[in-house]
RNA sequence: GACGCAGGCCGGGUGACCGCGGGCCGGCGGGGCCGGCUCGAGGAAAGUCCGGACACCGCAGGGCAGGACGCUGGGGAAACCCCAGGCGGCGAAAGCCGACGGAAAGUGGCACAGAAAGGAGACCGCCACCGGCGACACGUCUCUCUCCGGAGACGCCGGCGGUAAGGGUGAAACGGUGGGGUAAGAGCCCACCAGCGUCGUGGUGACACGGCGGCUCGCCAAACCCCGUCCGGUGCAAGGUGAAGCAGGCCCCGAUGACGCUGCCCGCCGAGGGGCCGGGUACGCCGCUCGAACCGCCGGGCAACCGGCGGCCUAGAGAGAUGGUCACCCUCGACAGAAUCCGGCUUACAGGCCUGCUACGGAA
Numbered sequence: 001g002a003c004g005c006a007g008g009c010c011g012g013g014u015g016a017c018c019g020c021g022g023g024c025c026g027g028c029g030g031g032g033c034c035g036g037c038u039c040g041a042g043g044a045a046a047g048u049c050c051g052g053a054c055a056c057c058g059c060a061g062g063g064c065a066g067g068a069c070g071c072u073g074g075g076g077a078a079a080c081c082c083c084a085g086g087c088g089g090c091g092a093a094a095g096c097c098g099a100c101g102g103a104a105a106g107u108g109g110c111a112c113a114g115a116a117a118g119g120a121g122a123c124c125g126c127c128a129c130c131g132g133c134g135a136c137a138c139g140u141c142u143c144u145c146u147c148c149g150g151a152g153a154c155g156c157c158g159g160c161g162g163u164a165a166g167g168g169u170g171a172a173a174c175g176g177u178g179g180g181g182u183a184a185g186a187g188c189c190c191a192c193c194a195g196c197g198u199c200g201u202g203g204u205g206a207c208a209c210g211g212c213g214g215c216u217c218g219c220c221a222a223a224c225c226c227c228g229u230c231c232g233g234u235g236c237a238a239g240g241u242g243a244a245g246c247a248g249g250c251c252c253c254g255a256u257g258a259c260g261c262u263g264c265c266c267g268c269c270g271a272g273g274g275g276c277c278g279g280g281u282a283c284g285c286c287g288c289u290c291g292a293a294c295c296g297c298c299g300g301g302c303a304a305c306c307g308g309c310g311g312c313c314u315a316g317a318g319a320g321a322u323g324g325u326c327a328c329c330c331u332c333g334a335c336a337g338a339a340u341c342c343g344g345c346u347u348a349c350a351g352g353c354c355u356g357c358u359a360c361g362g363a364a
Stems, first nucleotide, its partner, number of pairs: 001360001004357007012329007020040009042335001046346002049344005054235004061266004066231005071085005086100001087098004101226002106224002108220003123167002125163003129159005139154006175193006194216001196213007239286004248277006260268002294311007330333001
C1' cells in the first nucleotide's frame, strides 16, 4: 500500500428570530395570563421476542396437565443474556457459526428412486452343487484311443443354494483402507484408523492423551417420549385518590357453596355474582421517573463483571411538546422518534473516524 477479520465511537455544525412541553422565580385579588431563567428523544426511543422491578388479584397449598430451557466453568436480580473454555462445522489465516442432554427404555417416521430403509435385502454381478445342450455351433481346448466313439474343461440354458467384496438407486445400504483367507465372499483373521467399553494420567469441569479388551451398534428427539433445572394469574387502560352527576327495569347462577384462588381435580374461601336494556360522567391529583442509573479515576479479574472514591441530575406529556424560517460552512446529512421503568436479544441505518489482528506485495 491494498484485501480481509474483530472491537469501539460519531450520526451535520454555528448564529439570529419565531413557536411548543416541563420546572423555578417574579407580576396581577383569583381563575388564568404575561415576563425572565433553565431543561427538553435514540443507538436503536422500533419489533414487543425473552427476563425482571413495580402494582393488584386471597402472600397464590398438593397433584395433574401445560410451557420454557438443555456441553463445561464463571458473571448477573433474572433471561431465548454475557464472558472464558471444550467439542463439531466453515475459512489459507485473523476469525465466524452451532436448541451442543438421551436413539443398546419404549412408540413412530425415513418422501422419490431402489431388490431391499432396520436386526433388512439377492436386481445385475461372483461362486459351489445338480440336470440339460435341439438351434446359434454338430464350436474351441485337454485326456483316452490307430480311427470311430467316450469323458472332462470353457461356453449356453434351467434348478437349488451361498455371497453384501463389485455395479446400480438413494440424503442415508449394517464401520473405512490395506493384506491374508475362501468355491466366491464376509471382522472370518490381522495391522492401522473411526466408534464402543474399561483402566491410567492431565484438567474444577466439558474433555484431551495413552494402554487394554471384545470386534461394530444406521439416521431423525426444532417427532412423541425419557432425564435434569425452572415456571401462580393479570399488566400502568396495573392500581390508588378527590370532586361532580344519575333512575331504574328484566333475566340467569348461588349456603346442595355461586363468584374467586389456576386450565382440571383435591383443598381453601364464604355472599353476593353475571348478562342485556336504560340513565349519569368522561374533570383534577398521585403512580411518573434518583435509577439492579450515568460519567471519570483507582484496585481485583484473561474476560464478562465486581469493589472503592469523586462528580453530576439527565424529557415526563395526557389528544399527547422537542418544530419552523433565514444566513454561513462542510464530506450535503441515513434509519427512525419517548408514553411505567430497567437488563438483554433481534431488526433498520447515508456517510465518516479510531484501535488491534491475519495473510500478501513493496522499501529501508

A computed fold for a 364-nucleotide RNA from a Gaiellaceae bacterium, annotated as Bacterial RNase P class A. Lineage of the source: Bacteria > Bacillati > Actinomycetota > Thermoleophilia > Gaiellaceae. The prediction has a mean pLDDT of 77. Its Rfam family is "Bacterial RNase P class A". The literature on the family includes a 1998 paper in Annu Rev Biochem by Frank and Pace, "Ribonuclease P: unity and diversity in a tRNA processing ribozyme". The RNAcentral record of the sequence draws on ENA. The model forms 97% of the base pairs in the Rfam consensus. It is recorded under the gene name rnpB.